A computed fold for a 115-nucleotide RNA from a Candidatus Villigracilaceae bacterium, annotated as SAM riboswitch aptamer (S box leader).
Its mean pLDDT, the model's own confidence on a scale to 100, is 81.
It matches the Rfam family "SAM riboswitch aptamer (S box leader)". On this family, see Stoddard et al., Structure 2010: "Free state conformational sampling of the SAM-I riboswitch aptamer domain".
Lineage of the source: Bacteria > Bacillati > Chloroflexota > Anaerolineales > Candidatus Villigracilaceae.

RNA sequence: CUCUUAUCCAGAGAGGCGGAGGGAACGGCCCGAUGAUGCCUCGACAACCAGUGAGCGAUUCAAAACCGCGCACCAGGUGCCAAUUCCGACAGACGGAUGUUCUGGGAGAUGAGAG
Numbered sequence: 001c002u003c004u005u006a007u008c009c010a011g012a013g014a015g016g017c018g019g020a021g022g023g024a025a026c027g028g029c030c031c032g033a034u035g036a037u038g039c040c041u042c043g044a045c046a047a048c049c050a051g052u053g054a055g056c057g058a059u060u061c062a063a064a065a066c067c068g069c070g071c072a073c074c075a076g077g078u079g080c081c082a083a084u085u086c087c088g089a090c091a092g093a094c095g096g097a098u099g100u101u102c103u104g105g106g107a108g109a110u111g112a113g114a115g
Base pairs, nucleotide, nucleotide: 001115002114003113004112005111006110007109008108013042014041015040016039017038021031022030023029026088027087028086043081045079048077049076051073052072053071055069056068057067085107090104091103092102093101
């Protein structure tokens, strides 16, 4: 970098450095010299993976182990700590309609696996 798959309306900030744009991209709307974005330290949040425990299923003549399922605990590997992924964009449904709402898709982010 590409592919597969799961999730994305919940949750969680202080200090230091630094000094101008930032929120992926386009439009909007926001954040930002009362110092944002970013980096570092500490702290938090969180159960995707790993680990632990008991349970159920499957297997079996019967069981144990392995396997599958959900539950509880755990912060070890990742992740994350403005706004629903901040909202929209494309297609469809409702609607008289610029509008609003809903469904799906696209794009993106993160985890796990494969190349």